[in-house]
A computed fold for a 73-nucleotide RNA from Trebouxia sp. A48, annotated as transfer RNA. The RNAcentral record of the sequence draws on ENA. Rfam family: tRNA. By type it is a transfer RNA. The prediction has a mean pLDDT of 81.

RNA sequence: GGUCCUGUAGCUCAGUGGUUAGAGCGGUGGUCUUAUGAGCCACAGGUCGUGGGUUCAAUGCCCACCAGGACCA
Numbered sequence: 001g002g003u004c005c006u007g008u009a010g011c012u013c014a015g016u017g018g019u020u021a022g023a024g025c026g027g028u029g030g031u032c033u034u035a036u037g038a039g040c041c042a043c044a045g046g047u048c049g050u051g052g053g054u055u056c057a058a059u060g061c062c063c064a065c066c067a068g069g070a071c072c073a
Stems, first nucleotide, its partner, number of pairs: 001072007010025004018056001027043005049065005
């Protein structure tokens, strides 16, 4: 330098065009317990990497860029 893949909550990930963006773990509060843990209930936490485009409507499609990874040279 070329090709391809990935980027969504603190972490691991789902969501492949349709109107409130989710799960598990983790965090906080409550309940329970002699206490801790486990269990149960509730809550908080997001610029969907950045900028443009297409569309009535984009996390999802198109383009460029940024970051990480794999392969080739």